[in-house]
Predicted 3D model of a 361-nucleotide RNA (Bacterial RNase P class A) from Syntrophaceticus sp.
Taxonomically the source falls in Syntrophaceticus (Bacteria, Bacillati, Bacillota, Clostridia).
Model confidence (mean pLDDT): 77 of 100.
The model forms 95% of the base pairs in the Rfam consensus.
It is recorded under the gene name rnpB.
RNAcentral holds the sequence, with entries from ENA.
RNA sequence: CAAGUAGUCUGGGGGAUCGCGCCUAUCAUCUGAAGAUGGUAGGUGAGGAAAGUCCGGGCUCCAUAGGGCAAGGUGCUGGGUAACGCCCAGUGGGGGUGACCCCAAGGAUAGUGCCACAGAAAUGAAACCGCCUAGCAUGGCUGGGUAAGGGUGCAAUGGUGCGGUAAGAGCGCACCGGCGGUCAGGUGACUGGCCGGCCAGGUAAACCCCACCUGGAGCAAGACCAAAUAGGGGGGCAUUGAAGCUGCCCGCUUUGCCUCCGGGUAGGUUGCUUGAGAUUCCGGGCAACUGGGAUCCUAGAUAGAUGAUCACCACCUUUACAAUGAAGGUACAGAACCCGGCUUAUAGGACUGCUUGCUGU
Numbered sequence: 001c002a003a004g005u006a007g008u009c010u011g012g013g014g015g016a017u018c019g020c021g022c023c024u025a026u027c028a029u030c031u032g033a034a035g036a037u038g039g040u041a042g043g044u045g046a047g048g049a050a051a052g053u054c055c056g057g058g059c060u061c062c063a064u065a066g067g068g069c070a071a072g073g074u075g076c077u078g079g080g081u082a083a084c085g086c087c088c089a090g091u092g093g094g095g096g097u098g099a100c101c102c103c104a105a106g107g108a109u110a111g112u113g114c115c116a117c118a119g120a121a122a123u124g125a126a127a128c129c130g131c132c133u134a135g136c137a138u139g140g141c142u143g144g145g146u147a148a149g150g151g152u153g154c155a156a157u158g159g160u161g162c163g164g165u166a167a168g169a170g171c172g173c174a175c176c177g178g179c180g181g182u183c184a185g186g187u188g189a190c191u192g193g194c195c196g197g198c199c200a201g202g203u204a205a206a207c208c209c210c211a212c213c214u215g216g217a218g219c220a221a222g223a224c225c226a227a228a229u230a231g232g233g234g235g236g237c238a239u240u241g242a243a244g245c246u247g248c249c250c251g252c253u254u255u256g257c258c259u260c261c262g263g264g265u266a267g268g269u270u271g272c273u274u275g276a277g278a279u280u281c282c283g284g285g286c287a288a289c290u291g292g293g294a295u296c297c298u299a300g301a302u303a304g305a306u307g308a309u310c311a312c313c314a315c316c317u318u319u320a321c322a323a324u325g326a327a328g329g330u331a332c333a334g335a336a337c338c339c340g341g342c343u344u345a346u347a348g349g350a351c352u353g354c355u356u357g358c359u360g361u
Stems, first nucleotide, its partner, number of pairs: 001357010012313002015310004020045011047332001051343002054341005059218004071214005076090005091105001092103004106209002111207002113203003128150002130146007158176006177199002179196007222270004232261006241255005277296008314330007
């Protein structure tokens, strides 16, 4: 210098004018008060993802003796955490020259199922061609042995080689792979050495088995106040009114006035932002994370405020270009109870660790 790899930060700048939400102070008006409305001044007002609502928790209400079944989820090991399907550090496997990246990575000896087509045979069964061998009625047939070679298939009963044999075969041996045992190391996943020919497949994002986890609904949760020519219940009043059942009496129902009671719609208040909080310093830890000290307070709307205009600067695009000018534009996006993650979107800019190649000293 080029190519790459892993990660961190930023997300137009500072002014002027007008406007909007919230808070504080103050003034005016209304009001018994609480408070409401309006004016003035000051302060404050989106994000790294506020998004998707995919996981996990706090908080709230409902349910709940204990245990089990069912259903769903997670699935190498150790750690972190309030918790997680997240994060960190490792193990094993795969990819890359490398930095580094990827993995749904428990169990196939508990059982069941499935493995299309092809093929003799797809798992307690087997030999089509071939090879070897015996017999016979000899261009072959029948029986036996074999699994080296051919053929089929995604997959064929450990692989390669030597020995061995009638031909063959872990039948024997060497190396490699697997399994089992044992010793050593490690908290563990696992790794290494030695021994034993022990060697008949795959599939569990098929049922299933094992281990662990999970009650439901969500701030439109929930709590409080509470209007009316709305509506419910109790009591009283009428010197027993009116209407209906029913022609009359009793009874019952409805209705009028007064009073008491609770429920609750509209509406209002609260929940609401001080919190697993932020910055910084000193410790612990490889790290995720965590202990202590100091300092700080940083939106709270409710149909939803956070906006618009002007000039300058920065950047981008187009155009004419010597300088430079002109026009247009500023990524993704937009709080709604609050946090921890994951995923997705994102113009431009700044920075760091590492790898490979080339060149120079």